[in-house]
């Protein structure tokens, strides 16, 4: 220098190929309440995410381009 893959709640991950509202779902963790003499367990509820910029579209986590970061192959 060229090519390929990856990036989503605090962590892990589904959804992306094949675009669809409404509230982006789950597990663990965290917060509150219930239960309990207390704790744990259990029940109920809550906060929390699409790396950044642009494009296409009525509509983008999903498609396209660029950038950033990580990984791999070739030279």
């Nucleotide at each position: 220098g060229g090519c390929c893959c990856c990036a989503u709640c605090g962590u892990c991950u589904a959804g992306c190929c094949c675009g669809g509202c409404c509230u982006a779902g789950g597990a663990c963790g965290c917060c509150g309440c219930c239960c309990u003499c207390u704790c744990a367990a259990g029940g109920c509820g809550g906060a929390a995410a699409c790396g950044c910029g642009g494009g296409u579209u009525c509509g983008a986590a999903u498609c396209c381009c660029g950038c950033u970061g990580g990984g791999g192959c070739c030279a």
The RNA shown here (transfer RNA) has 75 nucleotides and comes from candidate division NC10 bacterium CSP1-5. The prediction has a mean pLDDT of 82. RNAcentral holds the sequence, with entries from ENA. Rfam family: tRNA. It is annotated as a transfer RNA. Its family is annotated with triplet codon-amino acid adaptor activity in the Gene Ontology.